Predicted 3D model of a 60-nucleotide RNA (Fluoride riboswitch aptamer (crcB RNA motif)) from Rhodanobacter sp. Lineage of the source: Bacteria > Pseudomonadota > Lysobacterales > Rhodanobacteraceae > Rhodanobacter. It matches the Rfam family "Fluoride riboswitch aptamer (crcB RNA motif)". Gene Ontology terms of the family: response to fluoride and positive regulation of gene expression. The prediction has a mean pLDDT of 83.

Order: sequence, then structure tokens, then C1' cells
RNA sequence: GUGGAAGUCGGAGAUGGCAUCCUCCCGAACCGCCGCAAGGCUGAUGAUGCCUGCCUGUCC
Repeated sequence: GUGGAAGUCGGAGAUGGCAUCCUCCCGAACCGCCGCAAGGCUGAUGAUGCCUGCCUGUCC
């Protein structure tokens, strides 16, 4: 320095926060879609609940 195993701490799931659950990673997991390009499109969740932000409509 490289490879494997075990333990521990921790990390991730296309844009924020908290909680729960699920899955994944240990130097990886992860880093949306369409289009030759130019350029264009959806969504604050992996899933659920709540909050914040954003969009549309209605009422006061």
C1' cells in the first nucleotide's frame, strides 16, 4: 500500500425540518426525466404523519 473478515462509530435513499418504519452503504451507498443539440418537464416523502416553503382554486 492492497485484499478479506469481525467489531464500533457513522452515513445514504434528485431541494428544508421533526418523528416512525423500510431499504442500502462502510469509503461506498447516493447524485430525477426528455432531447443530437439548443433547450424543456415533474416533485419539498424511499413510505407515512406533522411543520415550513412553493403552485392552483374557492370563501372571508